This is a predicted structure of an 85-nucleotide RNA (c-di-GMP-I riboswitch aptamer) from a Bacillota bacterium. The sequence was found by an Rfam model in a public genome assembly. The prediction has a mean pLDDT of 88. It matches the Rfam family "c-di-GMP-I riboswitch aptamer". Its family is annotated with cyclic-di-GMP binding in the Gene Ontology. About the family: GEMM was predicted in a large-scale screen for bacterial structured RNA regulatory elements.

[in-house]
RNA sequence: CGCCCGAAAAGGCAAAGCUAUCGAAAGAUGGUGGCGCAAAGCCGUGGAUCUAAGGCUGGUUAGCUAUGAUUGCCAGGCUACCGAA
Numbered sequence: 001c002g003c004c005c006g007a008a009a010a011g012g013c014a015a016a017g018c019u020a021u022c023g024a025a026a027g028a029u030g031g032u033g034g035c036g037c038a039a040a041g042c043c044g045u046g047g048a049u050c051u052a053a054g055g056c057u058g059g060u061u062a063g064c065u066a067u068g069a070u071u072g073c074c075a076g077g078c079u080a081c082c083g084a085a
Stems, first nucleotide, its partner, number of pairs: 005083002012037002017032006035072001041078003045075003048070003054065004
C1' cells in the first nucleotide's frame, strides 16, 4: 500500500408518522421526525414485488397487461471514510 474484516474515533444517511406539492395510482420531492443502516452511496442489468392511466376481454361487477414505481426486497456492477484484532 492492497484485499478481507468491522473494535474505536470523526462523521454520514434517514424508517414509520405528520405536512405541502406532483402523479391516474403505486410512488416521488421538500419540511419535520428518527426506525434503523458499514455502503441504507450510485446504476432499473437479472429476479421479485407494487400500481393499472392507456390498451385488451367482459351485458355489469370485474379480470389481464408496464411503457410507470421500489436500490431501505434480493442479487449483480461501479465507487468510497477510518484502521484495532